Record summary
SAM riboswitch aptamer (S box leader) from uncultured Actinophytocola sp., 123 nucleotides, folded computationally.
């Protein structure tokens, strides 16, 4: 730096002790214990993995042909696309849409889209 998600979902103990929600605002968590670190235990389907499809390549086989095609096997060849018993490995996450706004366009003034930034994951 580039693509993709972000209104869904899942928390208990210990150690610590005063912050935390990324930034500003603003509004919330928090001595009935912040934050960090340790254990257990969920969530969830990014990416390995696993499984199903013959859609493209390639490949094998017949068929035809000058070439071109057509048929028809085969997912332990690569690409795609769907999918779960996602047990398993590599992450991520488990207050409040990313907690809301922050620019921008609309607006029936409730709000709605888009866009930055973040944040995760694959490259």
């Nucleotide at each position: 730096c580039u693509c993709a998600u972000c209104c869904a979902g899942a928390g208990g103990g210990g150690c610590a002790g005063a912050g935390g929600g990324a930034u500003c605002g603003g509004c919330c968590c928090g001595a009935a214990g912040a934050a960090g670190c340790c254990c257990c235990g969920g969530c969830a389907a990014c990416c390995g993995g696993c499984g199903u499809c013959a859609g493209c390549c390639a490949u094998u086989c017949g068929c035809u042909u000058u070439u071109c095609g057509c048929g028809a096997g085969g997912a332990c060849g690569g690409c795609g696309a769907c999918g779960a018993a996602c047990a398993c490995g590599g992450u991520g996450c488990c207050a409040a849409u990313u907690c809301c706004g922050a620019c921008c366009c609309g607006u029936a003034c409730g709000c709605g889209g888009g866009a930055c930034a973040g944040a995760u994951g694959a490259g």
NCBI's taxonomy places the organism under Bacteria, Bacillati, Actinomycetota, Pseudonocardiaceae, Actinophytocola. Its Rfam family is "SAM riboswitch aptamer (S box leader)". Gene Ontology term of the family: regulation of gene expression.